Predicted 3D model of a 522-nucleotide part of an RNA (small-subunit ribosomal RNA, 5' domain) from Chitinophaga pinensis.
It was read from a public genome assembly.
The source organism's lineage runs through Bacteria, Pseudomonadati, Chitinophagia, Chitinophagaceae and Chitinophaga.
[in-house]
Context: one part of a larger RNA
């Protein structure tokens, strides 16, 4: 020079796009941040309409609407956060699994028969400050069991064949045994078991890359192999018995420090150096340790226990919590923003839809933090004007076409009207096409951000310049003060009475809504 998640001075009209707790993974008040399905079940509160008993009230039926809550699917293992740990198969990269699993999708084939037995929930009675809990009756299911039926499932025996990569694979035959299912319905559909494939997603293993220190030189007992069993979705010392005595190391084991990793990003002519903030892929992690349970998946941020430390209620007997989610607070700090708006797009969970839910995500705020744009006029205009500055002083130089003064133009600004793409799907209807899923053409709806952008019209130079610096490096020079003081300074260095280096003023140079100063990296 270049470059920044910056900061700090001084200034400041504007828009467009991007970024915005690098420090305490430090504690957090409040309020959102996952729920949804009445087309899986029972059905209440409470509302309307009706009959009746009674006729203010009560109360005992039918009819419709139906919330909270339960029980049941599914989802909560995605979306969002952060970088604490971790020198490792964590991550990058190529490979293999004849050792493996995969809900929901898709494709194919079969099947979807009969029965039971309980529990929420209701209501009753209790205990308790509360958090919750007990007991007694009673009941539903797409909740749970039995039974039935069945194979390319899944076990055992027994053989055939082809290949291979060592254990073996893969195809095929035959016997025997063992395992399922659930319904709901606007009747149009949605489900439901088993099985083969497919896709998705993941587990596991291996070569190679992966920081500093030798002033870390030895280190290891489940160690390092082995039989056998236990465990897993599946290999494995993964655990465990037994059995040998191995394994790893100067190609740097072990120890310590330090750190997530990549794609990038920055710089440099490359080679290298230095990053890993924003987006994008893994990884770890969710107040700290540790545990498993539920599930297709988790050892699970907003799930359960169990041990701490911290807050909080408390009636002292007991109990609540978990912002490294989006704002917000308080603390640290040189320093990082709203306790906004909407689910309209996009994506996601439910749901046959309608639709609900989504601080995922789309927009608005702040903040020159940075990149890019745009302005702050334009043209004449010499009596070279007042004023300031300097001078070799009736007087010339400069400031300087700069102003004043004529014209013109309005980007912007004011004000006024008009005013959007981002929306096409679903869904509804309507017509076509179709044997049925169904397309398929048209209407119609739907916009948070926004009355935003943009466009027009009017008004009039009108609303808008600044910072640094001027000894040499380096582009700009004089006067005045000071007088080794008082300052300056990136390096050489200036200042001691004529200071272009210090303060000031005139003037001149760089850059310009920025300019300088720090700090880091090349």
């Nucleotide at each position: 020079g270049g470059a920044u998640g910056a900061a700090c001075g001084c200034u400041a009209g504007c828009g467009g796009c991007a970024g915005g707790c690098c420090u305490a993974a430090u504690a957090c008040a409040u309020g959102c941040a996952a729920g949804u399905c009445g087309a899986g079940g029972g059905g209440u509160a409470u509302a309307g309409a009706u009959g009746g008993g009674u006729u203010u009230a009560c109360u005992c039926g039918u009819c419709u609407a139906g919330a909270g809550a339960c029980c049941g699917g599914c989802g909560c293992a995605c979306g969002g956060g952060u970088g604490c740990g971790u020198a490792a198969c964590a991550c990058g990269u190529a490979u293999g699994c004849a050792a493996c699993c995969u809900a929901c999708c898709c494709u194919u084939u079969a099947c979807u028969g009969g029965g039971g037995c309980a529990u929420a929930g209701c209501u009753c009675a209790g205990a308790g400050a509360a958090a919750u809990c007990u007991g007694a009756a009673u009941u539903a299911a797409u909740u749970c069991c039995c039974c039935a039926u069945a194979a390319u499932a899944c076990a055992a025996u027994u053989g055939a064949a082809u290949g291979g990569c060592a254990u073996c694979a893969u195809u095929u035959a035959a016997u025997u045994a063992u395992u399922a299912a659930a319904g709901c319905u606007g009747a149009g559909g949605c489900g439901g078991u088993a099985a083969a494939g497919g896709a998705u997603g993941g587990g596991c293993a291996u070569g190679c890359g992966u920081u500093g220190c030798a002033u870390u030189a030895g280190c290891u007992a489940g160690u390092u192999g082995g039989u056998g069993a236990g465990g897993u979705a599946a290999u494995g010392g993964c655990u465990c018995a037994c059995c040998a005595a191995g394994g790893c190391u100067a190609c740097g084991a072990u120890g310590c420090a330090u750190a997530g990793g990549g794609g990038u990003u920055c710089u440099g002519a490359g080679a290298g150096g230095a990053u890993g903030a924003u987006c994008c892929c893994c990884c770890a992690c969710a107040c700290u340790g540790g545990u498993a349970c539920u599930g297709a998946g988790a050892c699970a941020c907003g799930g359960a226990c169990c041990a701490g430390a911290c807050u909080c209620c408390u009636a002292c007997g007991g109990g609540a919590g978990g912002c490294a989610g989006c704002a917000g607070u308080a603390g640290g700090g040189a320093a990082u923003a709203u306790u906004g708006g909407u689910c309209a797009a996009u994506g996601g969970a439910c749901g046959c839809a309608a639709g609900u839910c989504u601080g995922a995500a789309c927009c608005a705020g702040c903040c020159a933090u940075g990149c890019c744009g745009c302005g702050u006029g334009c043209a004449g205009g010499a009596a070279g004007a007042c004023g300031g500055c300097c001078c070799u002083c009736u007087g010339g130089g400069u400031u300087g076409u700069a102003a004043a003064c004529u014209g013109c133009u309005u980007u912007u600004a004011u004000a006024u009207g008009g005013g959007a793409a981002g929306a096409a799907a679903c869904c509804u209807c309507a017509u076509u096409a179709u044997g049925c899923g169904u397309a398929a053409u048209g209407a119609a709806c739907u916009g948070a951000c926004g009355g935003u952008a943009c466009c027009a019209u009017a008004u009039g130079a009108a609303u808008a310049a600044g910072g640094a610096u001027c000894g040499g490096c380096u582009a700009a020079c004089u006067u005045c003060g000071u007088g080794c003081c008082a300052g300056c300074a990136g390096c050489c260095g200036c200042g001691g009475u004529a200071a272009g280096a210090c303060g000031a003023a005139g003037g001149a140079u760089c850059c310009a809504a920025g300019c300088g100063u720090u700090g880091u990296c090349c």

Rfam family: Bacterial small subunit ribosomal RNA. Rfam links the family to the GO terms ribosome and structural constituent of ribosome.